[in-house]
Transfer RNA from Candidatus Kaiserbacteria bacterium RIFCSPHIGHO2_02_FULL_55_25, 84 nucleotides, folded computationally.
RNA sequence: GGGCGAGUGUCGGAAUUGGUAGACGACCGCGACUCAAAAUCGCGUGAACGCAAGUUCGUGAGGGUUCGACUCCCUCCUCGCCCA
Numbered sequence: 001g002g003g004c005g006a007g008u009g010u011c012g013g014a015a016u017u018g019g020u021a022g023a024c025g026a027c028c029g030c031g032a033c034u035c036a037a038a039a040u041c042g043c044g045u046g047a048a049c050g051c052a053a054g055u056u057c058g059u060g061a062g063g064g065u066u067c068g069a070c071u072c073c074c075u076c077c078u079c080g081c082c083c084a
Base pairs, nucleotide, nucleotide: 001083002082003081004080005079006078007077010026011025012024019067028044029043030042031041032040046057047056048055049054060076061075062074063073064072
C1' cells in the first nucleotide's frame, strides 16, 4: 500500500431481505430467608429533565437516502485477520 471483518449499556452480548433499540447473562441496588452471613429466591437497573404522569436524547464520529436507519450508501477513526 491492497483486501476482508468488527465497533450497541458499567461489562459480555441479542435485535438485520429497513418497522417498538438494549432481549438474555454478569456486576450493582433494594427486599425475602438467617442469630448473622454465604448460597438461593423476588423486584429494579441506558442517559438527561420532571413530585409524578411523561418528554427528549441515545447503536465508534460526521454526512446522505427514506414516511421510518444499529440495519442501506459515502468519508473518517479505532481494533483484528489476510496479502504484498

The RNAcentral record of the sequence draws on ENA. Its Rfam family is "tRNA". Rfam's curators write: Transfer RNA (tRNA) molecules are approximately 80 nucleotides in length. The source organism's lineage runs through Bacteria, Bacteria candidate phyla and Candidatus Kaiseribacteriota.